């Protein structure tokens, strides 16, 4: 330098116009003699900066960082 996949709570991931499922890890609580086990709550400006749109995680367009593949 050129095409292609990704990038979403501390992890792992799903969602792709109508304000983000689930698991694990944490923190509060309910049970309990104490614990463990079970159960209920709580937590994300969705990699950055612009664009379109009523509305954008989702669609455009730049930049960054990670895998792959082509010279």
């Nucleotide at each position: 330098g050129g095409c292609g996949g990704g990038g979403u709570g501390g992890c792992c991931a799903a969602g792709u116009g109508g304000u983000a499922a689930g698991g694990c890890a944490g923190g509060g609580g309910a049970c309990u003699g104490c614990a463990a086990a079970u159960c209920c709550c709580c937590g994300a400006u969705c990699a950055c900066g612009g664009g379109u749109u009523c509305g954008a995680u989702u669609c455009c367009c730049g930049u960054c960082c990670c895998c792959g593949c082509c010279u």